[in-house]
Molecule: transfer RNA
Organism: Gammaproteobacteria bacterium
RNA sequence: GCCGGGAUAGCUCAGUUGGUAGAGCAAUUCAUUCGUAAUGAAAAGGUCGGGGGUUCGAUUCCCUUUCCCGGCA
Repeated sequence: GCCGGGAUAGCUCAGUUGGUAGAGCAAUUCAUUCGUAAUGAAAAGGUCGGGGGUUCGAUUCCCUUUCCCGGCA
C1' cells in the first nucleotide's frame, strides 16, 4: 500500500429484507436472614466510534474518516 472483519449499557455480546434497541454479568434499591453470603423482585443505565448523504423515518443502505484485529505484498 491492497483486501476482509469489528466498534451497540460499566464489562461480554445479540439485534434488524429500514419503523423509535435487548440479554447475561456487574453496580443500586427492596424483600428474605440475628448478620453476611446465596436467592427473589424492582428500577436505572445507550449521541448504536465521528461526520455527511438517501429516506416520512437510519444501529441497519451509500460515501468519507478514526481506532482495533486478521490476510496479502